Molecule: RNase P RNA; transfer RNA
Organism: Gemmatimonadales bacterium
This record gives sequence, C1' cells and structure tokens, in this order.
RNA sequence: GUGGUGGGGCGUGACGGUCGCGGUCUCCGGAAGGAGGCCGAGGAAAGUCCGAGCUCCACAGGGCAGGCUGCCAGGUAACGCCUGGGCGCCACAAGGCGACGGCUAGGGCCACAGAAAACAGACCGCCUCCUCUGGAGGCAAGGGUGAAACGGUGGGGUAAGAGCCCACCGCGCGGCUGGCAACAGUCGUGGCACGGCAACCCCCAGCCGGAGCAAGGCCAAAUAGGCGGCGAGGCCCGGCCCGGGCCGUCUGAGCCGCGGGUAGGCCGCGUGAGGCGGCGAGUGAUCGUCGUCCCAGAGAGAUGACCGUCCGGCGCACGGCGCCGAACAGAACUCGGCUUACGGCCCCACCACCACU
RNA sequence: GCCCCUGUAGCUCAGGUGGAUAGAGCAGCGGUUUCCUAAACCGUUGGCCGGGUGUUCGAGUCACCCCAGGGGCA
Repeated sequence: GUGGUGGGGCGUGACGGUCGCGGUCUCCGGAAGGAGGCCGAGGAAAGUCCGAGCUCCACAGGGCAGGCUGCCAGGUAACGCCUGGGCGCCACAAGGCGACGGCUAGGGCCACAGAAAACAGACCGCCUCCUCUGGAGGCAAGGGUGAAACGGUGGGGUAAGAGCCCACCGCGCGGCUGGCAACAGUCGUGGCACGGCAACCCCCAGCCGGAGCAAGGCCAAAUAGGCGGCGAGGCCCGGCCCGGGCCGUCUGAGCCGCGGGUAGGCCGCGUGAGGCGGCGAGUGAUCGUCGUCCCAGAGAGAUGACCGUCCGGCGCACGGCGCCGAACAGAACUCGGCUUACGGCCCCACCACCACU
Repeated sequence: GCCCCUGUAGCUCAGGUGGAUAGAGCAGCGGUUUCCUAAACCGUUGGCCGGGUGUUCGAGUCACCCCAGGGGCA
C1' cells in the first nucleotide's frame, strides 16, 4: 500500500439567541392566570420471542398430565442470555459457524430404485465338482441400485475369496496419566460385532402453579331481587386428581341470552437488579468498594420551529458563492436478554499478500 | 398496552402421525347440444402451500425468525 477479520462508540451535527409544547417545584394572585428554576425519546422506545420484579388468584402445597432446555464449567435476581473451555465443520490466516445428551431401555419410520434397508441374504458375477442349454456346493473381492449396502487402505493367503492372518487408520471395551469437568493423550485388548433418523414417540438430567398494570386497590356515581331459558350441583380453580374454603338443591346456587344504568377521579407510577467516574478482584462474563448524580411520563395525543456562527458533505463562472445535514423509527408498569429494521461517521486490535528500509 | 387465532388455485375449503406430479367445488377457457343464450355433458388452464433460514435422503406437513390479516380483554 491492497484486501480482509473482530470489537467498541456515535447516530436529523455543535454552540448561542428568539418563540412555542409537556411535566414538576417555588413564588405571586380571591380566582382566572402569571413569573422563575429544573427536566423532557431510542439504540432499537419495535416484534412480544424468552427470563424476572410487582400484583391478584388459596397458604402457591403434593401427584399426574403438559411444556421448555440439553457438550462442560462459570456469571446472573433469572433466562432459551452472556463469558471461558472442549469437540466437530469452514477459512492460507485473523477468525467464523454449530438445537452439540442417549438409537447395545423399548417402540416406530427408512418412499422410489435395488437381490437385499437391519437380518441377514445373493441379481449379474467369481471358483470347484458332476450325469454339463443344466445341477450340487463354496464365495462376497468386482459390477449394478440407492441418501444410506454389514469397517477402510496395503500386503499375505486361497480353487476363488473372505479380519481368514498381519501392519496402519477407524470402531468397541478396559486401565493409566493430565484436567473441577466436557475431553485429550497413551497402553492393552476384541477380529469387527453394534446402519441412519430422537427439530418421530420415547429414555435420562434439570427447570416451570395460573393470569397479567385493561394486574390490582381506594373514592365517587348509577341501580332493579328486571324479563326469558337451562338447572342439581356450582364457584374460588387455571388440564385433571388429592387437599382446603364458600354458596345451593324448587323459598332454586350458578350459567346463557335480552333489556337497562354507570363509563368520572386518585393510587399502582418513576430511587432503580439505576446512570457516570475512580480503585481493586477475575483470562472474561461479572463482582466488590468509594465518590457523585436524580435523569421523560400524561388524555391515545408533549418532546418543535426560526435566526446567527462554526463543523461536515456536494456543486460552481473557486480570496468566494449556492445547496444539503439523511436511515430505521418514536416511550405509556418496569427491568435483563434475544431477534428484526437502519443512510452515514469515528476509534481500536489483529491477519494475509506485495513493495521498501 | 396485553393475550389469542389464521394464511394452500381468482373465491370457498381438503390435505391423521414427513414419501405427491398438491386435490375438490364454484369461477375461467375450449368443445357437444341449440336458430341464439342459459342449464346439462365432455375436456382443459391455473399453485414456487404468506416469506426466509434450518433439520432430514426427502418439508404443504417438523423447528426457529419475519410479514400480513382477524378476534378478545375496564
């Protein structure tokens, strides 16, 4: 220099002024209202896909069913998230990707083709013998089919062959060493027997009660034990059972339909698993400690406009003038993640190749 | 705001547990019949299964992520 890999930060630019909008606090005012101070969208506020806080349901309990997760260790309030490690695949490399437990517990499936699809069997074929267009026996190396064919390569051996024998590789089993572990290495042994699919059932291990701020609570308002039907059980209770409680069995609980009324205010609701900075522990995720800050919140509705200077980009008849400041999007109970959308800018680390010193 | 459901031909729908060249009715087109039309009968066209990625030998079907539409909740 060219090309690339990984990560971090910013994101309708910065500063000043004028005028607005929403919230809150203080002051003035009898009130209407006014003045001043402070604050006022995002990295995804989005999808609602996970995990929680919080609230109610029953004190949230036992079992079954169901669901989810799935190499190992750690982090965390928790997680399907994150970090580190292992293994496999891809890349020359930096690095990237991986739903990555178990099919010698069991069941199921493997279309078509093919002789044969899981248990061995033999279509073409090879070899031997005989009474030779055939028959009997041996074989599975070669051909062919398929997504997948009963270990692979090489040598020996044989009538032809074959783990039949041997070496290496692969696989199974056992031991030893290292490691918390996943796993790796190594030694011995088995002559090879165990095909694939668990994002099929299932088994193993672990986790999960349900609903959601329109949760839920308080106040106010309204009112009618209204009409019709079903009805012996029903409700809390949510898939079932146990267990617990409440209401009712014709003086009728509850359910369904119709009709009528009210649809206002306050709390929940902004100090939090909080932000920023320093120091320390740790490879890291993260944690500890000290200091400092208070930082949107409503009605579904606010969060903007203009001017000046600078900055950046583009164009031109370049001492200057003109134009532009974009993308995805936009809080509504709140956090931690993931995923998806997104014009552009800045920074850091690393790799490969080429050239030069 | 929260919670559910659906997506297959122009329209309405089928497609238990993966094995397909994806079917049916209506509509459309062509033909027979008729003087002409309708009806009837015969034939036929039409789909990348809402999109993408993955699992598998193989996906409309299984998994995940998006998109669109619909419904309910004081």